SAM riboswitch aptamer (S box leader), 110 nucleotides, folded computationally. Model confidence (mean pLDDT): 84 of 100.

RNA sequence: UCUUUAUCCAGAGAGGUGGAGGGACUGGCCCGAUGAAGCCCGGCAACCGUUACACAGCGUGUGACAAGGUGCCAAUUCCUGCAGGACGGAAGCGUCCUGGGAGAUAAGGA
Numbered sequence: 001u002c003u004u005u006a007u008c009c010a011g012a013g014a015g016g017u018g019g020a021g022g023g024a025c026u027g028g029c030c031c032g033a034u035g036a037a038g039c040c041c042g043g044c045a046a047c048c049g050u051u052a053c054a055c056a057g058c059g060u061g062u063g064a065c066a067a068g069g070u071g072c073c074a075a076u077u078c079c080u081g082c083a084g085g086a087c088g089g090a091a092g093c094g095u096c097c098u099g100g101g102a103g104a105u106a107a108g109g110a
Base pairs, nucleotide, nucleotide: 001110002109003108004107005106006105007104008103013041015040016039017038021031022030023029025081027079028078042073043072044071047069048068049065050064051063052062053061054060055059077102082099083098084097085096086095087094088093
């Protein structure tokens, strides 16, 4: 880098440091000196993990735990970008629903 599977409407500090940016990208809309990113501490969760039980051929399901490997801690993945549908509108378009795309994370494969 590519690929497979799963998940993405829950959860997480008025701490320290740092100084202007940040929310992937597009278009929006937001957050930010009442201090952004990053780093440290703290926390959340439970994918991997550990464990108990049940079913069961490699395993699957449910519960418990959180020492270890990751992850995460504004807004649904903040909304949106492609297709279809419903409703409204003369139309541009708006609202809602379904699917898809893109992205993120984990675990596996090349």